[in-house]
RNA sequence: AGUCUGUUUCAGGGCGAGGUGUAAGUCCUCACCGGUGGUGAUGCGUGAAAGCGCUAAGUCCACGAGCCGAAAGGCCGAUCUGGUUAGAAUCCAGAACCGACGGUAGAGUCCGGAUGAAAGAAAUAGCGU
Numbered sequence: 001a002g003u004c005u006g007u008u009u010c011a012g013g014g015c016g017a018g019g020u021g022u023a024a025g026u027c028c029u030c031a032c033c034g035g036u037g038g039u040g041a042u043g044c045g046u047g048a049a050a051g052c053g054c055u056a057a058g059u060c061c062a063c064g065a066g067c068c069g070a071a072a073g074g075c076c077g078a079u080c081u082g083g084u085u086a087g088a089a090u091c092c093a094g095a096a097c098c099g100a101c102g103g104u105a106g107a108g109u110c111c112g113g114a115u116g117a118a119a120g121a122a123a124u125a126g127c128g129u
Stems, first nucleotide, its partner, number of pairs: 004126007016030004031109002033099002035063004043054004058097002066075003079095005101112003
């Protein structure tokens, strides 16, 4: 350093203003938010360099969550245009789009299941190479 096993801890953000109305954080206009791993031509720091550390996609590839089912199993959202370039699904600019279930004036943002579960992350212990 790698692999396997166990333990512990951690592991989701967001309605501010105006309008209508008996009533809306649910409708309308504007606003706001973006889980985990991978990929990635990012940025910052350090270094003479090689490199190292941190950071980098909601809409690409997967996964978790969520929904249906007795189970097996099934379902499961959304991006374009222009620029730069050898090369852009990731950079830059612009314009779009998406968001479980139950409750309630119709909810990504409120309340609830949930002091839950979990992709996974970190630490630590053990076994073997």
About this RNA
FMN riboswitch aptamer (RFN element) from a Eubacteriaceae bacterium, 129 nucleotides, folded computationally. Taxonomically the source falls in Eubacteriaceae (Bacteria, Bacillati, Bacillota, Eubacteriales).